This is a predicted structure of a 365-nucleotide RNA (Bacterial RNase P class A) from a bacterium. Rfam family: Bacterial RNase P class A. It is annotated as a ribozyme. The sequence was found by an Rfam model in a public genome assembly.
[in-house]
RNA sequence: UGAGGAGUCCAAGGCGGCCGCUCCGGACGUGAGUCCGGGGAGGAAAGUCCGGGCUCCACGGGCCAGGGUGGUUGCUAACGGCAACCGGCCGUGAGGCCAGGGAAAGUGCCACAGAAAGGAAACCGCCUGCGGAGACCCUUCGCAGGUAAGGGUGAAAGGGUGCGGUAAGAGCGCACCGCGGCCCUGGUGACAGGGCCGGCAGGGUAAACCCCACCUGGAGAAAGACCAAAUAGGAGGGCGCUGGCGAUGGCCCGCGUUCGCCCUCGGGUAGGUCGUUCGAGGCCGAUCGCGAGAUCGGUCCCAGAGAAAUGGUCGCCCACCCCUUCGGGGGGAGACAGAACCCGGCUUAAAGGGCUCCUCACGUC
Numbered sequence: 001u002g003a004g005g006a007g008u009c010c011a012a013g014g015c016g017g018c019c020g021c022u023c024c025g026g027a028c029g030u031g032a033g034u035c036c037g038g039g040g041a042g043g044a045a046a047g048u049c050c051g052g053g054c055u056c057c058a059c060g061g062g063c064c065a066g067g068g069u070g071g072u073u074g075c076u077a078a079c080g081g082c083a084a085c086c087g088g089c090c091g092u093g094a095g096g097c098c099a100g101g102g103a104a105a106g107u108g109c110c111a112c113a114g115a116a117a118g119g120a121a122a123c124c125g126c127c128u129g130c131g132g133a134g135a136c137c138c139u140u141c142g143c144a145g146g147u148a149a150g151g152g153u154g155a156a157a158g159g160g161u162g163c164g165g166u167a168a169g170a171g172c173g174c175a176c177c178g179c180g181g182c183c184c185u186g187g188u189g190a191c192a193g194g195g196c197c198g199g200c201a202g203g204g205u206a207a208a209c210c211c212c213a214c215c216u217g218g219a220g221a222a223a224g225a226c227c228a229a230a231u232a233g234g235a236g237g238g239c240g241c242u243g244g245c246g247a248u249g250g251c252c253c254g255c256g257u258u259c260g261c262c263c264u265c266g267g268g269u270a271g272g273u274c275g276u277u278c279g280a281g282g283c284c285g286a287u288c289g290c291g292a293g294a295u296c297g298g299u300c301c302c303a304g305a306g307a308a309a310u311g312g313u314c315g316c317c318c319a320c321c322c323c324u325u326c327g328g329g330g331g332g333a334g335a336c337a338g339a340a341c342c343c344g345g346c347u348u349a350a351a352g353g354g355c356u357c358c359u360c361a362c363g364u365c
Base pairs, nucleotide, nucleotide: 001361002360003359004358005357006356007355008354009353010352013317014316015315016314017313018312019311021040022039023038024037025036026035027034028033042336046347047346049345050344051343052342053341054220055219056218057217066216067215068214069213070212071085072084073083074082075081086100087098088097089096090095101211102210106209107208108205109204110203123151124150125147126146127145128144129143130142131141132140133139134138159177160176161175162174163173164172178200179198180197181196182195183194184193185192186191224274225273226272227271234265235264236263237262238261239260240259243258244257245256246255281300282299283298284297285296286295287294288293318334320331321330322329323328
C1' cells in the first nucleotide's frame, strides 16, 4: 500500500435565523393563560419469536398426557440468550458455521435407477471344469460352478490404502488408518493421549414415530386498582290524615302490596385518576474473573403523549450524484425506521462515518 477478519461507537448530516407542539419545575394571574428554565424516539422504538418483572385468575398430593429444550462448564432474575472450552465442517490465515443426546431398545422409511437397498446380490466382467466347433500357442459357443478385485446403477453397494496370497478373488494373512471392547494417564467436564485384545459385527434417517435427561399452571395493560355524574332500575326510612288493590257480608283501625313525592345508602355506566416510568437504570473509578459477569464507592435523572407531541420554513456548508477544458459548474432534506407498562435477548430491515485489535500478500528501512 492492497485485500480481508473481529469488536465497539456515532447516525431525522452540521451551524445559524424565524415560527410552532408536548411534559416537568418556578414566577405572575380569580381564571383562561403568559413569561423564564429544563427534558423530548431507536439501534433497531419493528417482528411479537423466546425469557422475566408486575397484575389478576386457578391451585391438596401423586401419576399420566401435552408442549419445549438438547456437547461441557459457567454467567444471569430467567432464557431457546451470552461467555469460555470440547468435537465436526469451511477458510492459506485472522476467523466463521453447526437442534451438537441416543440408530446393537423397538417400529417405520430409503423415491427413480439398479441384478441386489440391509443380517444382501452374479447384469457385464474375471477364473476353473466339462462338452461342441475352428485350430500351432489359442479363439469362440453352450452348460455347471467359484468370485464382490474391475465396470455399470444410485444420494448411499456391507471398512479404506498398500503388500502378500490365489485358478481368479476375498480380512484369506499382514502393516498403517478407521471401528468395537477393556484398561491406564491428564482434565471439574465435554473430551484428549496411550496400551492391550478383537478381523470387523446390522449403512443412512430421530426439525420420522420413539427412548433418555432436564424445564414447564392460565391470561395479559383492553392486566388491574381507585374516584364517580345525569337518566333508569335496586335497598331502607318518612309522608299520603279520602291514592289504588287484597283478606271481611259491610265499615273503621292495623297489616301486606302497589303508586306518587322527599331523604339516605349501595352497585354499575359515561367521565376522570392511578398503574406509568427511579429502573435486574446510565456514566466514571477500584477490586475479582481469560470472559460472559460480579462486588463496592462516587455521580446523574435521561420522552411519558392519549387519537396520540418530538415539527415546519429560510440561509450557508457537507455526504452523495451529474458534467468538466481539472480552474470549476450544476443538482442536492438525504439509509432503515419511529415510543405507547417496563426490562434481558433473538431475528429481521438498513446509506454513511469514526476508533481499537488482528490476518494475508507485496514493497521499503